Notes: A computed fold for a 124-nucleotide RNA from a soil metagenome, annotated as c-di-AMP riboswitch aptamer (ydaO/yuaA leader).
Formats: sequence, structure tokens, C1' cells
RNA sequence: CGCUGAAUCCCCUGUCCGGGGGAGCGGGGGACCCACAGUCACGGGGCGAAUCGCCGGUUCCGGCGUAGCGCAGCUCUUUCGGCGCGAGCCCGUCAGCUAACCCCGCAAGCACCAAGAGAGAGAA
Repeated sequence: CGCUGAAUCCCCUGUCCGGGGGAGCGGGGGACCCACAGUCACGGGGCGAAUCGCCGGUUCCGGCGUAGCGCAGCUCUUUCGGCGCGAGCCCGUCAGCUAACCCCGCAAGCACCAAGAGAGAGAA
């Protein structure tokens, strides 16, 4: 100078790196109406792009794909080509949608001159 992500900015206070508040961004709960509606087995649900399938060793791990997602330097959309991700965590028997209303988060992790070409619109 940049990237993923909601995860930024401002104010007050303090028995000091804590506490409180606001804006903004993000998430959850929550009516009528609508939707769902039987039985059994294996409860159900949320954040996130991160689902699903096959194969191999078979506690579990690995591989190949895949829905989907991200990156390339002014921004957005888009085409071709290229490079990556395709995890993890949480609630605790409970939650469809949902106005009013209520609640919660503002983290964490990367990159180091390396960083394709075209079209349209805009900004400067």
C1' cells in the first nucleotide's frame, strides 16, 4: 500500500489498559396472514461460501470431484484465461415466515513489489 470477514468510527470515565455510551455494519428471537400438519426410525436449530458424491486405508485419516465462495491495486457489473477456498464453531430438547418489540457481535487470520487481457458505466 493491500486481502478474507459484519467486525469500523466517535464520545465519556477509570481504583489503567478495564468499564460505559453513540453512530454505522452484521446476526438471532418474536404476531395476525401464509406455510407446515399422519406413523416409525436417526431430536431439532444457528453462524459461515464451506454442501453433496465417489474411492482408499476403515476409531479416524487421506484422495478425486462438486453446489457454492474468494483473489489480481480507483470503484461497480461483466467476458475470457489464471490462482486459491470448498473449514470450523455454537445453542441445548427449543425457535417456519413474521409488524411492533427484545437480544447479541464488532473478532480472528493473511500478503510484501509479486498482482493478466477485454467491454460498459462512474469516480478522481
The sequence is in RNAcentral, with records from MGnify. Of the family's consensus pairs, 96% are formed in the model. The coordinates come from a structure-prediction model, not an experiment, and the mean pLDDT is 79.